The part of an RNA shown here (large-subunit ribosomal RNA, domain I) has 541 nucleotides and comes from a Bacteroidales bacterium.

Context: one part of a larger RNA
RNA sequence: GGCGCAUGGAGGAUGCCUUGGCUUCGGCAGGCGAUGAAGGACGCGGUAAGCUGCGAAAAUUCCCGGGGACCCGCAAACAGGGAUUGAUCCGGGAGUGUCCGAAUGGGGCAACCCCCCGGGCUGAAGGCCCGGGACCGUUAUUCAUGACGGGGCGAACCCGGGGAACUGAAACAUCUUAGUACCCGGAGGAGGAGAAAGAAACGAUCGAUUCCCUCAGUAGUGGCGAGCGAAGGGGGAAGAGCCUAAACCGGCCCGUUCGAGGACGGACCGGGGUUGUAGGAUCACCAAGAGAUACCAGUCACAGGAACCGGAAGGGGUUUGGAAAACCCCGGCGCAGAGGGUGACACCCCCGUACGGGCAACGGGUGGCUGGCUGAGGUGACACCUGAGUAGGGCGGGGCACGAGGAAUCCUGUCCGAAUCCGCGGGGACCAUCCCGCAAGGCUAAAGACUGCCGAAGACCGAUAGUGUACCAGUACCGUGAGGGAAAGGUGGGAAGCACCCCUGGCAGGGGAGUGAAAGAGAUCCUGAAACCGUGCGCCU
Numbered sequence: 001g002g003c004g005c006a007u008g009g010a011g012g013a014u015g016c017c018u019u020g021g022c023u024u025c026g027g028c029a030g031g032c033g034a035u036g037a038a039g040g041a042c043g044c045g046g047u048a049a050g051c052u053g054c055g056a057a058a059a060u061u062c063c064c065g066g067g068g069a070c071c072c073g074c075a076a077a078c079a080g081g082g083a084u085u086g087a088u089c090c091g092g093g094a095g096u097g098u099c100c101g102a103a104u105g106g107g108g109c110a111a112c113c114c115c116c117c118g119g120g121c122u123g124a125a126g127g128c129c130c131g132g133g134a135c136c137g138u139u140a141u142u143c144a145u146g147a148c149g150g151g152g153c154g155a156a157c158c159c160g161g162g163g164a165a166c167u168g169a170a171a172c173a174u175c176u177u178a179g180u181a182c183c184c185g186g187a188g189g190a191g192g193a194g195a196a197a198g199a200a201a202c203g204a205u206c207g208a209u210u211c212c213c214u215c216a217g218u219a220g221u222g223g224c225g226a227g228c229g230a231a232g233g234g235g236g237a238a239g240a241g242c243c244u245a246a247a248c249c250g251g252c253c254c255g256u257u258c259g260a261g262g263a264c265g266g267a268c269c270g271g272g273g274u275u276g277u278a279g280g281a282u283c284a285c286c287a288a289g290a291g292a293u294a295c296c297a298g299u300c301a302c303a304g305g306a307a308c309c310g311g312a313a314g315g316g317g318u319u320u321g322g323a324a325a326a327c328c329c330c331g332g333c334g335c336a337g338a339g340g341g342u343g344a345c346a347c348c349c350c351c352g353u354a355c356g357g358g359c360a361a362c363g364g365g366u367g368g369c370u371g372g373c374u375g376a377g378g379u380g381a382c383a384c385c386u387g388a389g390u391a392g393g394g395c396g397g398g399g400c401a402c403g404a405g406g407a408a409u410c411c412u413g414u415c416c417g418a419a420u421c422c423g424c425g426g427g428g429a430c431c432a433u434c435c436c437g438c439a440a441g442g443c444u445a446a447a448g449a450c451u452g453c454c455g456a457a458g459a460c461c462g463a464u465a466g467u468g469u470a471c472c473a474g475u476a477c478c479g480u481g482a483g484g485g486a487a488a489g490g491u492g493g494g495a496a497g498c499a500c501c502c503c504u505g506g507c508a509g510g511g512g513a514g515u516g517a518a519a520g521a522g523a524u525c526c527u528g529a530a531a532c533c534g535u536g537c538g539c540c541u
Base pairs, nucleotide, nucleotide: 001540002539003538004537005536006535007534008533009532015526016490017489020461021460022458023457024456025455026454027453029451030450031153032152039100040099041098042055043054044053046078047077050074051073061094062093063092064091065090066089070082071081072080105114106113107112115133116132117131118130119129120128121127135150136149137148138147139146140145157188158186159185160184161183162182168175172223198206199205210237211236212235213234214233220228221227241443242442243441244387248271249270250269251268253266254265255264256263257262276421278386279385280384282381283380284379285378286377295372296371297370298369299368300367301366302365304362308357309356310355314330315329316328317327319326331348332347333337339351340350341349392416393415394414395413396412397411398410402428423438424437425436426435427434477484478483497525500512501511502510503509
């Protein structure tokens, strides 16, 4: 030195465990904010560094409700207190709430500095205390000024305005990625869309929108490459329809004109009116009442809605064990044998579970009633109205599954530019016939998207997994900054956490003793693999 056997150190794999995650489903809520938010700074405890809670009324104050014996958070200890005259704790409401932050009197290197007005303390000044002092919009108004609103934050979802590239096409330019990422604006609990100038079609027919399944990877589109990719229809979910502009009538104001009575023009307000088998206005005639509400208010009722309450039934053993819930014996309950805990495995020990109860505020969530509010005829005549720089066209773009294509339909930058119901649009160039519809104003629940929050459940994970974070983690640390971003769980049933003695320089470490079932469970603490490093013995060299 090698090999073997034995025995250690070191290390933290493995097994077991779970306080934390992940996913789906259900539910609640879907907002908070100038009455100062979100988020912070600094403080507040008898002793107090951190976390938590709170705000100079500072681990809290008051009221109401619950609850019923302990309490003064995590978190021990010391020193002190509180509580059956009901504390701590839980729920609801109220109070207080420094400074910064939209931050809003001015400034500023956030948590700081400085000022003006009114009031208070003071004899007065200073100082201190209280209140007010930003900007924008709308509105009232002659101004001054006032009233109301806005501003900022928020996980995803929604609509709009802008809008890539890598990539794919096995290169690359049209194309694709993709109207994605990202930026900006806006809104809501949803948003958007929505009541046909529709869809369709042989004949016909359907009847707002949205969403799901299908149609269908079809028809198409496409350097006809890569790719992109419908719609009608069918089956479902849900279901709801309305208001204006105009004609005409009236009011009020302004202007023009005037023969001073008025006429004409215009703005505003009220009535009227709202559609395509056309409808309405006006005039004439006839006929007569009737339902619907999605908005507002009131009222009633019922759901819902906090802490919380009740909630069945087991004993024994000289069995094992540290411990009984195990085993044995004999019983019981069950609308409860879900689950968790208890010194090992408990339906009957504890918390619970099934089932039942409880309600102050709140409570269009649902329904009823009342009121407000609101709507509905016929015939004929007449030819007044029925949304104009619009429809449409040219050019240039964009959007439609559709890349200019035969390219309809939709949007519009630019230049043109109609018709008026004997009218106009559409039916994929275009024309005719036929059919369908009525643009150029607006509103509209439900079905539908998402999940910060709560709950339930997993042929989900079990500490290199599962969230980056099971642990004081968006921390430590890195970076000028934007930003990046860890590692780190387990004594024991219970601290019973090793009094005392010894070795030693020692408050290190160890040996005894003691505790404990176990200390080879001693805090570097369950189990304790391997690499790696020793020791003893044997054999070989």
Its mean pLDDT, the model's own confidence on a scale to 100, is 82.
Its Rfam family is "Bacterial large subunit ribosomal RNA".